[in-house]
RNA sequence: UUUCCGAAACGGCAAAACCGUCGCAAGACGGUGACGCAAAGCCACGGGCCCCACGGGGGUAGCCGGGCUGCCGAA
Numbered sequence: 001u002u003u004c005c006g007a008a009a010c011g012g013c014a015a016a017a018c019c020g021u022c023g024c025a026a027g028a029c030g031g032u033g034a035c036g037c038a039a040a041g042c043c044a045c046g047g048g049c050c051c052c053a054c055g056g057g058g059g060u061a062g063c064c065g066g067g068c069u070g071c072c073g074a075a
Stems, first nucleotide, its partner, number of pairs: 005073002012037002017032006035062001041068003045065003048060005
């Protein structure tokens, strides 16, 4: 230095619910909030699940797998 790993420390993110906005909807964004998270940072490539104005299209990365990147450094 790198990989595995996850003690400690500095911090980080933000479920449900409520309010507002957008959307046919799933859901997304903002505020409050905090269930949890060591990648709960990013990507829709594969699978799953959800929605639709359904020969198709959309959503979910905090469902699983995969890819890329990253803070710290005990055993």